Transfer RNA from a Myxococcota bacterium, 74 nucleotides, folded computationally. RNAcentral holds the sequence, with entries from ENA. Its Rfam family is "tRNA". It is annotated as a transfer RNA. The coordinates come from a structure-prediction model, not an experiment, and the mean pLDDT is 81.
């Protein structure tokens, strides 16, 4: 210096290929149940989808460009 692949709740991840209501698990909060706790079970909360432009009637999803983080080749 080139290339490649990831960045999405508190943790691990799916959702990009095919653009149209941001999900799931565990975790956290109230509830139920119980003498009481755990377990179960309902129910709620929690996102600038790494960051900035762009195209689009509309972007986590397509375009550039930067940034972190791993790998690779020199």
């Nucleotide at each position: 210096g080139c290339c490649g692949a990831c960045g999405u709740a508190g943790c691990u991840c799916a959702g990009a290929c095919u653009g149209g209501u941001a999900g799931a698990g565990c975790a956290a909060u109230u509830c139920a149940c119980u003498c009481g706790u755990a377990a179960u079970g309902a129910a709620u909360a929690g996102g600038u989808c790494a960051u900035c432009g762009g195209u689009u009637c509309a972007a986590a999803u397509c375009c550039g460009a930067u940034c972190g983080u791993c790998g690779g080749c020199u």